[in-house]
RNA sequence: AGAGUUUGAUCCUGGCUCAGGAUGAACGCUAGCGGCAGGCCUAACACAUGCAAGUCGAGGGAGAAGCCUUCGGGCUAAGACCGGCGCACGGGUGCGUAACGCGUAUACAAUCUGCCUUUUAUCCGGGGGAUAGCCCGAAGAAAUUUGGAUUAAUACCCUAUGGUAUAAGAGCACGGCAUCGUGCACUUAUUAAAGCUACGGCGGUAAAAGAUGAGUAUGCGUUCUAUUAGCUAGUUGGAGAGGUAACGGCUCCCCAAGGCGACGAUAGAUAGGGGUUCUGAGAGGGAUGUCCCCCACACUGGUACUGAGACACGGCCCGGACUCCUACGGGAGGCAGCAGUGGGGAAUAUUGCGCAAUGGGGGCAACCCUGACGCAGCCAUGCCGCGUGAAUGAAGAAGGCCUUCGGGUUGUAAAGUUCUUUCGGUGACGAGGAAGGCGUGAUGUUUAAUAGGCAUCACGAUUGACGUUAAUCACAGAAGAAGCACCGGCUAACUCCGUGCCAGCAGCCGCGGUAAUACGGAGGGUGCAAGCGUUAAUCGGAAUAACUGGGCGUAAAGGGCACGCAGGCGGCUAUUUAAGUGAGGUGUGAAAUCCCCGGGCUUAACCUGGGAAAUUGCAUUUCAGACUGGGUAGCUAGAGUACUUUAGGGAGGGGUAGAAUUCCACGUGUAGCGGUGAAAUGCGUAGAGAUGUGGAGGAAUACCGAAGGCGAAGGCAGCCCUUUGGGAAUGUACUGACGCUCAUGUGCGAAAGCGUGGGGAGCAAACAGGAUUAGAUACCCUGGUAGUCCACGCUGUAAACGCUGUCGAUUUGGGGAUUGGGCUUUAAGCUUGGUGCCCGUAGCUAACGUGAUAAAUCGACCGCCUGGGGAGUACGGCCGCAAGGUUAAAACUCAAAUGAAUUGACGGGGGCCCGCACAAGCGGUGGAGCAUGUGGUUUAAUUCGAUGCAACGCGAAGAACCUUACCUACUCUUGACAUCCAUGGAAUCCUGUAGAGAUACGGGAGUGCCUUCGGGAACCAUGAGACAGGUGCUGCAUGGCUGUCGCCAGCCCGUGUUGUGAAAUGUUGGGUUAAGUCCCGCAACGAGCGCAACCCUUAUCCUUUGUUGCCAGCGAUUCGGUCGGGAACUCAAAGGAGACUGCCGGUGAUAAACCGGAGGAAGGUGGGGAUGACGUCAAGUCAUCAUGGCCCUUACGAGUAGGGCUACACACGUGCUACAAUGGCGUAUACAGAGGGUGACGAAGCCGCGAGGUGGAGUGAAUCUCAGAAAGUACGUCUAAGUCCGGAUUGGAGUCUGCAACUCGACUCCAUGAAGUCGGAAUCGCUAGUAAUCGCGAAUCAGAAUGUCGCGGUGAAUACGUUCCCGGGCCUUGUACACACCGCCCGUCACACCAUGGGAGUGGGUUGUACCAGAAGUAGAUAGCUUAACCUUCGGGAGGGCGUUUACCACGGUAUGAUUCAUGACUGGGGUGAAGUCGUAACAAGGUAACC
Repeated sequence: AGAGUUUGAUCCUGGCUCAGGAUGAACGCUAGCGGCAGGCCUAACACAUGCAAGUCGAGGGAGAAGCCUUCGGGCUAAGACCGGCGCACGGGUGCGUAACGCGUAUACAAUCUGCCUUUUAUCCGGGGGAUAGCCCGAAGAAAUUUGGAUUAAUACCCUAUGGUAUAAGAGCACGGCAUCGUGCACUUAUUAAAGCUACGGCGGUAAAAGAUGAGUAUGCGUUCUAUUAGCUAGUUGGAGAGGUAACGGCUCCCCAAGGCGACGAUAGAUAGGGGUUCUGAGAGGGAUGUCCCCCACACUGGUACUGAGACACGGCCCGGACUCCUACGGGAGGCAGCAGUGGGGAAUAUUGCGCAAUGGGGGCAACCCUGACGCAGCCAUGCCGCGUGAAUGAAGAAGGCCUUCGGGUUGUAAAGUUCUUUCGGUGACGAGGAAGGCGUGAUGUUUAAUAGGCAUCACGAUUGACGUUAAUCACAGAAGAAGCACCGGCUAACUCCGUGCCAGCAGCCGCGGUAAUACGGAGGGUGCAAGCGUUAAUCGGAAUAACUGGGCGUAAAGGGCACGCAGGCGGCUAUUUAAGUGAGGUGUGAAAUCCCCGGGCUUAACCUGGGAAAUUGCAUUUCAGACUGGGUAGCUAGAGUACUUUAGGGAGGGGUAGAAUUCCACGUGUAGCGGUGAAAUGCGUAGAGAUGUGGAGGAAUACCGAAGGCGAAGGCAGCCCUUUGGGAAUGUACUGACGCUCAUGUGCGAAAGCGUGGGGAGCAAACAGGAUUAGAUACCCUGGUAGUCCACGCUGUAAACGCUGUCGAUUUGGGGAUUGGGCUUUAAGCUUGGUGCCCGUAGCUAACGUGAUAAAUCGACCGCCUGGGGAGUACGGCCGCAAGGUUAAAACUCAAAUGAAUUGACGGGGGCCCGCACAAGCGGUGGAGCAUGUGGUUUAAUUCGAUGCAACGCGAAGAACCUUACCUACUCUUGACAUCCAUGGAAUCCUGUAGAGAUACGGGAGUGCCUUCGGGAACCAUGAGACAGGUGCUGCAUGGCUGUCGCCAGCCCGUGUUGUGAAAUGUUGGGUUAAGUCCCGCAACGAGCGCAACCCUUAUCCUUUGUUGCCAGCGAUUCGGUCGGGAACUCAAAGGAGACUGCCGGUGAUAAACCGGAGGAAGGUGGGGAUGACGUCAAGUCAUCAUGGCCCUUACGAGUAGGGCUACACACGUGCUACAAUGGCGUAUACAGAGGGUGACGAAGCCGCGAGGUGGAGUGAAUCUCAGAAAGUACGUCUAAGUCCGGAUUGGAGUCUGCAACUCGACUCCAUGAAGUCGGAAUCGCUAGUAAUCGCGAAUCAGAAUGUCGCGGUGAAUACGUUCCCGGGCCUUGUACACACCGCCCGUCACACCAUGGGAGUGGGUUGUACCAGAAGUAGAUAGCUUAACCUUCGGGAGGGCGUUUACCACGGUAUGAUUCAUGACUGGGGUGAAGUCGUAACAAGGUAACC
C1' cells in the first nucleotide's frame, strides 16, 4: 500500500466481498510446563446453608460456673442489660436517570462538618427524679408482649458561673462584589460541663483556627426522532411569611401576566457519566469489562426517626407481590456482600486457608472483629517465556505415493553412531515477604522527681495463611511432551483415486452433468504453533456522508419560475474599540494509563522510581492592532433615481377584417359521391356529389415567418384603439453601499381534470358501425358525446429540458443574425454597448462533449444525491369538492443496476455493388407406372451411421452364401489373429463314420532342410500364464480426412501515429476492376496469407521423329494403305512460337481504366480443370484408419448353419419410361470420341427366333478384340384412337453366372397389355459448343445399373434491366443483442414459499386528564384520656404522651383519551421460484417512433 467481482473487450460511476488490528468471548479439533492478569455480558430472576460489624470492664450496676477465703466475703472468663463510639466506611450492582446526573471551569459576601491537629479558658460548682438489669408474676405454639417491687451511671433533668459565644439594635472606622463584609465600644435577651483511674493518665464543656468530608448555585460540553410544533397556573416574576445547615416557588397568602421554543421547547425512544480503552497517518469512528473518580439503587412503592453525617444493602414503620413457620389465633424473611443452589443461556470458577502482611472499626493497651484484603483451588480466557533434543549419518534402506516404467518423492528424514539433560520425575537443602509488639536493662529529654511519658540503643523469648514456596544441588535416562487450518483466483502451497449438477463445498467470484489442482480420501506441500480454525460483534481498508477529503449536462443528484422576512455573505478612505484573531504569563487539567530516562524479577509479559514530556481543554491576566466584527466621519467604481431616445407575437380590456370548413334557403343539373393497401359501413332518384347566388354561426389567424423578436418561467402571432409591466443605449445631474443570496412563507404556473353559467363551426377521448386479423376491446375508415371556446372559481402537476440554480469577477479567436450610440473618407467603412446562434484555442471532462451565454479559473448563498429493486409506495400529518398532490419509510430480496465509448452481429434502416438471385427464355420436378434412398410402421432381426441449405441413386465403385456388423439355433475359451515359454511331432497328402455344419472320433501314406550332433529354422498339435480380441460407449476428450459459407474478396502483421483505454489508422475517401485489380489522394510506410500468374487440358502455327498410325505424288494390286515406297498431310508425342490493352482513335485527372477499331487461329482472366485465405457451424466421421478414457473377458470375443438388411395401410426426396405424328414401326444406309482386356477381351465359321451355345484365330494390344455407334438420312406404313402410343403387371417356356437364383439375380422368346392424353399449390437446372436431345465406354463386379464417373454426335432460345425474392461484399446509421434476432424481453392468470399494508375486532404495556380513596409518617389543631424532674398561693400551671381530627401522600379504584406491541376471518399489492398458460408491449423506423 491494495485486491476480486457488472462487459465480447474498455474507461468511468457504484455497491458487495477479502487481506490487518482488537475481544470479559463462545463453539470444533488438539494439548507438556511456568509467570502475570482475567473470569454471569443473559433473569435488578428466585434463593437452602455458613460466614461478611462489632468493640469498650480505664462509664455503670449485677454476676451463675470457676478460683481464693479470715467463711463475713473477695476476684472474675463467657453471656445478657444501661451507657459510649462504630454501624452513613469498606464490599456489590447498573434498575432508574437525557438530568447541574456526569465532565470541565468558576462561585458560596447563601453553608454545615463527628473522630483528628493547633490554640484559648482562674472552665468542669451545687442539686434532683427516674429506668433497664436483677427479683416476683401474667398472656402466648412461637415471635414477643405485659404487671408489680427495687437500683446505678460519663444515661436524663434543674440551677449557678462564664467569654473574643449566639441573636437583635442603632453608631464609628476600614474595605469590597449589588444585596453587603470585617473591626471597635455599648444595650437587651439566651446558652456549658462528667466522671473514671493502676495516680502515670484517659476523658468532659465553651470558643477560635486548620485539615478532612459534605451541601448548594452558575457558564460551557453531553444520543436519536420534526412521520413529536407548539409547551407551561406554582407556571414566570414581585412584596411578605414559614421552612432549611444554607440561597431559592422549597412551601403558603396576596399582586402582576408572565416564562420556554425552529440556536429545536414539549413529547417519544434509547442510555448510568468520566479517567480511559480499541482502531485509524490523522481528523474521526466504536467500546466504557477488570483498576480509579462521581452518581443512582438495595424484593417493589411510600414515609420519616436517630445521628456530625442516612431518608440508611446485612436499621424502624406502612402498603404490595412472593417464600417459609404455625397449635390457624398469629408471626418471620429479603445474597445487586463472599462462597454456593436452582433457573435463564452459546457462555463465566471453591459452600477453600489466614488475619502473617496492607488497610478499617472499637479499645490506654494487650487484644478482639474484618468473605475489605493477603493467598491457594478451577478454566489455554488472554498476554509473555521455555521445552518436545543436538551433531553425524547415502545402501539415497524398507514402506507409502506418483510414474513417460527410465525413475521421482517422502528424505539426512528414519535406522545406526557419538553427545547433552532445560522442563517434567525422585531426593536433599533452603532465602525474602517480619515492620512491629512484649519483657529486662541502659542513655538522652521533659519534670521538683532516681514516678511516668517520649526518643534511641542493647539483650532475651516470640509473630508466616501461602508452603512439599522461590532459588540451588544430586540422580537416572532421549528418556514423558505436536497439533490445527489451508493448498481454483484473491492468497503462500499439486498430484492420484472415488463420486458424476448426486453427495457435497462456498468469504466474493464460483466449483460438481465420467479425465474435478474447488466435493470426499490419500500422498506431498504451505502457514501458524500449545495452540489452530470457525462464529459473533467492532475500527480499518471505505475519499462508501468527503472539516481534513466527494459530487449534481448524459452515471444517484438543480427546487417548474419568481419575490422576499429571518439567516449567511458583503465596495473604497480615515479614526476608535478590542468581541473574534495572534503572542506571553498564571491557575487547573486527581492517581493509574500512554510516552521518555532508569530500577527489580535469569529474560519477557509484569511490577516499580523520576520526569521539564503528554493530557491538543477550561478559566484568568498582560500585550499587539494587520484582518473580520462593533462605533463614528466621509467617498463613488456596486445599486438606484430623473431627463433624452429606442426595438418588441410582453400583459389586460374593447372593437373590427378577410379566406376557409360546416349548416340553411333557392337556382342549374344527373347518378353516383365518399373512402382505402383493397374494401365496406356512410350519403344519394324524397335529387346527393359538382356548380351559382344569398344567409347563419363558431373557432383559428395562410403568405410575411426566420438559426428572428418579447417575457422570470408557463408562454405569446390578422388589424385598430386604450390601460399597463419590463429591457437596452448615449450623455448629464442626484442619493451615497441603499447590495447578493435566501430555509419557512407568498405569488405565478402548459395540457388534462373538477364546479357554476354560457357557447358549440371544425376537431375529437368515451361509444357505435365497417374493415384487418388466429383473435383485434388497436393501428385504417364512416360517424360521434364530453372536452376544446368564454366568464368566475378550484387543481398545482409535465421529458415544467439547455435534463445545466441565482449573483459577481477573470481568461486566445473567427463567422452570420438582431437592437441602440459615436466617428469619418458616407462605405459590403471604422468603433463602442446589449441580445440570440454556429465553429473553435487553452483549460476541463469517464468519454461524449463544453468552450466568454463554460461543463474553464475563483468568490457568495440556496436546493439536492449516497447500490439496484421494494417505492416516490405503505402508515401518519398537511392541502384538495373529487381526481389526487405534498412530505416520506421499513421488512424482504439481488451482486449487481447504471453512464460513455469500442469491435462485431442484427434491422420489416439508408447508400453503392455482385451472383442463373430476379427478370427474359428453354427444358424439367410436383400428377402416372416403375427403379432407388429416407421416414414411419412391422419384425426374432428388419445391423449401424448421415437429418434445413450443407441427410435422403448419401458411406455402398454394386447385401442370393460370403460381405455382415443384426436375429435364431448349435458350438469354442490363451482363443479365428500377434509375441514369448515348455513338451511332442516334419510339414503335408489320401480316406472312413456321426452331424445342418462348425466339429468330434478313427484309418493309412509320408520322415524333408541346416548342424559344432547338444540342437536349430519354418510348420503342426497339446499345456500354463503374461496377454489376445471387441464394427462395444464417448466425433461434446482427440489426430487425420471431409462438407459449408465460397464461382466470396477478403483476413492479418511489423514499425510509426492517434486515443486514459477497448481500439483506430493502414484496409477509409475519389475513380476503376472479375478481384483489397490498379491509379490518385491521405499519418501513414511497408510486408504476409488470399486474387492474379506460374501447372494440366483445349483452340493456331513451327521444329524434330515416323510404327502398329498416315497416303499427296509414283509403281504394283487379290482393290483391303493390301504391297513396294514416301515423310508432304492427318495423327501421335517431345520441344518451341503466339496474346502483352502491345498498336490506333475517343472518353477520363495528362492516371488507372473503359469504349471502338486494326491485325490475328485466338482480344481484353480465349474455353475448361487442378488450386479453396483468416475463420464459422462443439457441422460430419471412434463403422476406413489411428488414438486417450471407460466398459466386456467360458463373452459385448470366436466359429458354423439358416434367416434378416429385399418386410408394407402410408409420407417425402432423387431418377427412368411415357402420355405420342418434330412421333411409333419396318427396310436400307452414313459419320465418332474416349476407354477396357490374360483367373481377361475373345474374331471368323457353325447351331438357335432370341438370350445364348459351339469354336478357339488373334491380342499383355495406335497391330487383335469388346465394337453393330445412335439420333441422322432415304423409302414405306400408321392418321388422332388409350391407338401399330405406353409399356407396368401376370401366365408359360427358356438362357447365363454361380456349391446354391425359394425367400432374393440379370437376360431372352411367346402371350397378357395396367396407370398415363403433359400434370394443383409450389418448385429445380441452364447464358454457348451451353441447355435440350442421341448413343458409346469405364470402375465396382462370378452374376446383378434407370445410379455414378467419363466420351463424343446433333445443337438452340433469351438477357430491356436491377424495382422486387434469395445469398453475398463495402461504407454508414440505430441497438436494452454478444449463446449475438432461432437474440433480448413485458404484463395478466395458475401453483409454492416469504416478508409487509388494510381489517369487524381481541389481548397486553406505557401514559394524560377528571374524580374517589387514603396505610404508615410528618406538621398543625385538640379539657377525650393521661403525665417523675421545673414553677406553685399546693388548687393548679408550664411542658409532654396517648387518642381524635385537618393538610400532604403511596398502593388501589372509576370514567374517558393518547400511544405502542402482539394477534385477527377476509383482503391489497410486493418479492422469489423448474422448461406452466395467454398474448407480443419495449429494444432496429421493433414492424402504429418512443417517452413524460
The RNA shown here (small-subunit ribosomal RNA) has 1492 nucleotides and comes from an uncultured bacterium. The coordinates come from a structure-prediction model, not an experiment, and the mean pLDDT is 85. Rfam family: Bacterial small subunit ribosomal RNA. Gene Ontology terms of the family: structural constituent of ribosome and ribosome. The sequence is in RNAcentral, with records from ENA and SILVA.